[in-house]
RNA sequence: GCUCGGUUGGUCUAGGGGUAUGAUUCUCGCUUCGGGUGCGAGAGGUCCCGGGUUCAAAUCCCGGGCCGAGCG
Numbered sequence: 001g002c003u004c005g006g007u008u009g010g011u012c013u014a015g016g017g018g019u020a021u022g023a024u025u026c027u028c029g030c031u032u033c034g035g036g037u038g039c040g041a042g043a044g045g046u047c048c049c050g051g052g053u054u055c056a057a058a059u060c061c062c063g064g065g066c067c068g069a070g071c072g
Stems, first nucleotide, its partner, number of pairs: 001071007010024003018055001025043006048064005
């Protein structure tokens, strides 16, 4: 330098056109003498950045950043 894959709450993860899923974490409540476990509720997301397509983009297209792999 070229090619391919990845990028989504603090962490991990699903979703590949109709304003994002679950786990974990944190807070509160129930349960307990108390703690843990369990159950319920809540908090937590510019979906890496810019542009394009579209009525509508995390999702499709182009360029860039970062991480990883391969080739030279």
This is a predicted structure of a 72-nucleotide RNA (transfer RNA) from Caerostris darwini.
The sequence is in RNAcentral, with records from ENA.
The prediction has a mean pLDDT of 82.